[in-house]
């Protein structure tokens, strides 16, 4: 300097045009227990950023920005 490849909740990930954005840890109330821990019910919380394309975009396009890889 050139090329690919990812960005979604505090953490890990699933979705790929019209879903209420889902699942797991965590967390926070409750149940349970002499008290914890496990178990259990409820609750929390997210699409990197900007512009384009659409009636409609988290999904497609461009371009940044951050990571992670190849080749020089």
């Nucleotide at each position: 300097g050139c090329c690919c490849c990812u960005g979604u909740a505090g953490u890990a990930u699933a979705g790929u045009g019209g879903a209420u954005a889902g699942u797991a840890c965590g967390u926070g109330a409750g149940g349970u227990u002499g008290c914890g821990g496990a178990c259990u019910u409820c609750a929390u919380g997210a699409c990197c950023c900007g512009a384009g394309u659409u009636c409609a975009a988290u999904u497609c396009u461009c371009g940044g920005c951050a990571g992670g890889g190849g080749c020089g």